Predicted 3D model of a 509-nucleotide part of an RNA (small-subunit ribosomal RNA, 5' domain) from Salinilacustrithrix flava.
The RNAcentral record of the full RNA draws on ENA.
Context: one part of a larger RNA
RNA sequence: GGACGAACGCUGGCGGCACGCUUAACACAUGCAAGUCGAACGAGGUCCAUCCGCUCGCAAGAGUGGUGAAGACCUAGUGGCGAACGGGUGAGUAACACGUGAGAAACCUGCCCUGAAGACCGGGAUAACCAAUCGAAAGGCUGGCUAAUACCGGAUACCCUCACGACGCUUCAUGGCGAUGUGAGGAAAUGGAUUCCGCUUCAGGAGGGUCUCGCGGCCUAUCAGCUUGUUGGUGAGGUAACGGCUCACCAAGGCGACGACGGGUAGCUGUUCUGAGAGGAAGAUCAGCCACACUGGGACUGAGACACGGCCCAGACUCCUACGGGAGGCAGCAGUGGGGAAUCUUGCGCAAUGGGCGAAAGCCUGACGCAGCGAUGCCGCGUGCGGGAAGACGGCCUUCGGGUUGUAAACCGCUUUCAGCAGGGACGAAAUUGACGGUACCUGCAGAAGAAGCUCCGGCCAACUACGUGCCAGCAGCCGCGGUAAGACGUAGGGGGCGAGCGUUGUCC
Numbered sequence: 001g002g003a004c005g006a007a008c009g010c011u012g013g014c015g016g017c018a019c020g021c022u023u024a025a026c027a028c029a030u031g032c033a034a035g036u037c038g039a040a041c042g043a044g045g046u047c048c049a050u051c052c053g054c055u056c057g058c059a060a061g062a063g064u065g066g067u068g069a070a071g072a073c074c075u076a077g078u079g080g081c082g083a084a085c086g087g088g089u090g091a092g093u094a095a096c097a098c099g100u101g102a103g104a105a106a107c108c109u110g111c112c113c114u115g116a117a118g119a120c121c122g123g124g125a126u127a128a129c130c131a132a133u134c135g136a137a138a139g140g141c142u143g144g145c146u147a148a149u150a151c152c153g154g155a156u157a158c159c160c161u162c163a164c165g166a167c168g169c170u171u172c173a174u175g176g177c178g179a180u181g182u183g184a185g186g187a188a189a190u191g192g193a194u195u196c197c198g199c200u201u202c203a204g205g206a207g208g209g210u211c212u213c214g215c216g217g218c219c220u221a222u223c224a225g226c227u228u229g230u231u232g233g234u235g236a237g238g239u240a241a242c243g244g245c246u247c248a249c250c251a252a253g254g255c256g257a258c259g260a261c262g263g264g265u266a267g268c269u270g271u272u273c274u275g276a277g278a279g280g281a282a283g284a285u286c287a288g289c290c291a292c293a294c295u296g297g298g299a300c301u302g303a304g305a306c307a308c309g310g311c312c313c314a315g316a317c318u319c320c321u322a323c324g325g326g327a328g329g330c331a332g333c334a335g336u337g338g339g340g341a342a343u344c345u346u347g348c349g350c351a352a353u354g355g356g357c358g359a360a361a362g363c364c365u366g367a368c369g370c371a372g373c374g375a376u377g378c379c380g381c382g383u384g385c386g387g388g389a390a391g392a393c394g395g396c397c398u399u400c401g402g403g404u405u406g407u408a409a410a411c412c413g414c415u416u417u418c419a420g421c422a423g424g425g426a427c428g429a430a431a432u433u434g435a436c437g438g439u440a441c442c443u444g445c446a447g448a449a450g451a452a453g454c455u456c457c458g459g460c461c462a463a464c465u466a467c468g469u470g471c472c473a474g475c476a477g478c479c480g481c482g483g484u485a486a487g488a489c490g491u492a493g494g495g496g497g498c499g500a501g502c503g504u505u506g507u508c509c
């Protein structure tokens, strides 16, 4: 000098764009953050045409009770898809976690796209509901009824899987690919719908995921030896799949000064800051990957999880209780307490973009879009412009002549950015759809009107005098100032620097 997710002191007009718990991965009141489909299904409820009854009326008709088609709406339940995304955090991790390059030796893949073939015949339940019943509650238990695109059996097999047999091409080889014979095994919802949407099997694609290897990136030798599933083999099990991944047996190996093992620290990267570069430092925001979800462990469901707002067990903590027993997990968005030098609103909207479900209308979405708060940063603008005395008053200094503040003010003329008031008023949306928002922007009105501070002045380093103080009080980044004329302390006047900021502290280059 530059930089900052900064903080502190003094000060503070406006706008745009960013950013905002770096500490306690501390504990959390309250609300919201994941639903949706009636075009898969059976119920229950509400509305309602008609019809029937009763009352009033001479009649038309009015009131009222019941029934309840087609249809509309609502509710929980069965079923489907989603809930593995999106959002948060950085605790752990020195590791194939990340980055980069290569690989398949071995793989998986719901929804989406393309192609081929198909969907035949049957069956038994169960929730809801009804009845009875236990419990304070959470929640159960018994009996009975019923539906499906829920579940089960059989048939069929273009195709697929497995076993055995034989052939061709290819590989160093295990093997791979293609065609083939026999045997065994494997489907479905022809459902819903006014258009159309779905179901099953197989092949391919796209996108996604698992796995393996080379190389690369912290400190420490005051850590020198480490290792028994350890290293390898055979066989078996397991997995989507290779593999000590697991197990039985066998062999005795494997790693290490090119730093094993141990200890400390740490999410990694694109990037960011600095620097002429080489390098050094950092890893907030944004983006990619990883890990975690009160702590530890476990599996279930599923195409996908060992699953933040799912389940089970154990633990700590909190809450409810009728004391028998139950409930919970903000490192989602707001918000509270606590910690701290320190970090925001319990806001508006699904209008846009994106996501889930749905044929659609649409519903949901604290993702997101916006608004609010904060000079936290960057950028822009303003706080007026011109004239005005050999120069007012006041202040300060003075050699008492004057000098300086100083064109500064007053005063005269002018302008109106920004803020203010009034009128008009968007783009963002393709459509009857706009939270932002009567916002941005445009026009008009009034009036210099509402808008300047902070720090420094001994040298480094730009800017000097007076008074007070008297090694005191104090200053200070270093050198150093202060003991009676202090340009270094305090105040004043003056001056320098920057300016809605200016200084200080901390950290990095």
Stems, first nucleotide, its partner, number of pairs: 001509004006505005013381006019374002021339001026337003030334003035081003040078002043075005051066006088292003098216006107209003112205007120154004129144003133140002159186007167178004191197002218264003225255003230252008267289004271282004294315005317328004345371001347370003353367001354365004384414004394405004418450001420445005428436001453498005458479003464493005474481002

Record summary: The coordinates come from a structure-prediction model, not an experiment, and the mean pLDDT is 86. NCBI's taxonomy places the organism under Bacteria, Bacillati, Acidimicrobiales, Salinilacustritrichaceae, Salinilacustrithrix.